[in-house]
RNA sequence: GCCCUAGUAGCUCAGUAAAUUAGAGCGCUAGCCUUGUAAGCUAGAGGUCGAGGGCUAAAUUCCCUCCUAGUGCU
Repeated sequence: GCCCUAGUAGCUCAGUAAAUUAGAGCGCUAGCCUUGUAAGCUAGAGGUCGAGGGCUAAAUUCCCUCCUAGUGCU
């Protein structure tokens, strides 16, 4: 330098044929339970879906450019 893959909550990831209010597990906070802790149960907070632009009535999703990480080739 080229090709490919990925980028979504603090972490690991799902979702993506454009329309359900963006989700799960773990973690965090509060409460219940317990003599107390852990475990268990309930509730809650936490996201400009990597950045910018385009198409569209409508984009996390389609298109373009860029950034970051990784595999491969030279």
Annotation
A computed fold for a 74-nucleotide RNA from Lepidion lepidion, annotated as transfer RNA. It matches the Rfam family "tRNA". It is annotated as a transfer RNA.